[in-house]
RNA sequence: UUCUUAUCAAGAGAGGCAGAGGGAAUAGGCCCAAUGAAGCCCAGCAACCUACCGAAUGGUGUGGUGCUAAAUCCUACGGGAAACCGAUAGAUAAGUA
Numbered sequence: 001u002u003c004u005u006a007u008c009a010a011g012a013g014a015g016g017c018a019g020a021g022g023g024a025a026u027a028g029g030c031c032c033a034a035u036g037a038a039g040c041c042c043a044g045c046a047a048c049c050u051a052c053c054g055a056a057u058g059g060u061g062u063g064g065u066g067c068u069a070a071a072u073c074c075u076a077c078g079g080g081a082a083a084c085c086g087a088u089a090g091a092u093a094a095g096u097a
Base pairs, nucleotide, nucleotide: 001097003095004094005093006092007091008090013042015041016040017039021032022031023030026076027075028074029073043068044067045066048064049063051060052059053058072089077086078085079084
């Protein structure tokens, strides 16, 4: 990287370093940011895999990831008057060639 399956409206810091950007990509919106963005460290959340415990729904959170503004921030395709539903794309995990 391919494909498969599951999940994506919950949850998580007024800490340190750092300094201007950031919210996946394209377009359009709308936001966040010097009352300090990205990044790094620490801290925390979760519980997909794992470990341990349990007869079991499950528990703890050891190890491997992941995550810590807003629904995957919203809309782009199809249906619908709308609410909303579905698809596509994306993210994460486990497996797979």
A computed fold for a 97-nucleotide RNA, annotated as SAM riboswitch aptamer (S box leader).